[in-house]
RNA sequence: CAUAUUUUAUGGCAAACUCGUUGAAAAACGAGGACGCAAAGCCGUGGGUCUAAGGGCGGGUGCUUCCUAUGACUGCCUGGUUGCUCUU
Repeated sequence: CAUAUUUUAUGGCAAACUCGUUGAAAAACGAGGACGCAAAGCCGUGGGUCUAAGGGCGGGUGCUUCCUAUGACUGCCUGGUUGCUCUU
């Protein structure tokens, strides 16, 4: 340096749920809390999923079915990138 493996230590993150705030919503942030994670660190390439404010076709007459991200999720997969430790 590369590949494989995952025995140990120091530690790290934080699901559901609850409260508060923001948002049209999806959801996000903060506090509590731990289901789990060897990248459950960071980014958002290609997919996938969620929502529908605004816009559109139609029906109807003061409303609504449906379609659509520019919105959101990475603890959905993939891709990029960085880091810690032990053994062979």
c-di-GMP-I riboswitch aptamer from Methylomusa anaerophila, 88 nucleotides, folded computationally. Its Rfam family is "c-di-GMP-I riboswitch aptamer". Rfam describes the family as follows. GEMM was predicted in a large-scale screen for bacterial structured RNA regulatory elements. The prediction has a mean pLDDT of 80.